[in-house]
RNA sequence: ACCACAUCCAGAGGGGACGAGGGAACGGCCCGACGACUCCCCGGCAACCGGCUGACAGCCAGACACGGUGCCACUUCCGGCUCGAGCGAUGGUCGCUCGAGACAGAUGAUGA
Numbered sequence: 001a002c003c004a005c006a007u008c009c010a011g012a013g014g015g016g017a018c019g020a021g022g023g024a025a026c027g028g029c030c031c032g033a034c035g036a037c038u039c040c041c042c043g044g045c046a047a048c049c050g051g052c053u054g055a056c057a058g059c060c061a062g063a064c065a066c067g068g069u070g071c072c073a074c075u076u077c078c079g080g081c082u083c084g085a086g087c088g089a090u091g092g093u094c095g096c097u098c099g100a101g102a103c104a105g106a107u108g109a110u111g112a
Base pairs, nucleotide, nucleotide: 002111005108006107007106008105013042014041015040016039017038021031022030023029026079027078028077043072044071045070048068049067050066052062053061054060076104081101082100083099084098085097086096087095088094089093
């Protein structure tokens, strides 16, 4: 790197450095010299893994936040693909909204 698994509508600020793009790609729509993005320090959110408890092991559950990650604009910012429902057009099927799912992405931890 890749496979499978779980979760992704909640939550979370300041200071410094840098200096032009950034929000995965595409199309939108946003953020950005009132300094975005990225990096560092302090802080915080959360609870995936370890640790602790439930007699032991496993599963599962619980508490904590000690350790390892992660995260701190907009639902994974929205959309596309499939199916269904409703509404609207009107002869061909198309458009909009909602719901379920898929694809893709992110994070964790395992296998290898």
Model confidence (mean pLDDT): 84 of 100. SAM riboswitch aptamer (S box leader) from Microlunatus antarcticus, 112 nucleotides, folded computationally. The organism belongs to Microlunatus, within Bacteria.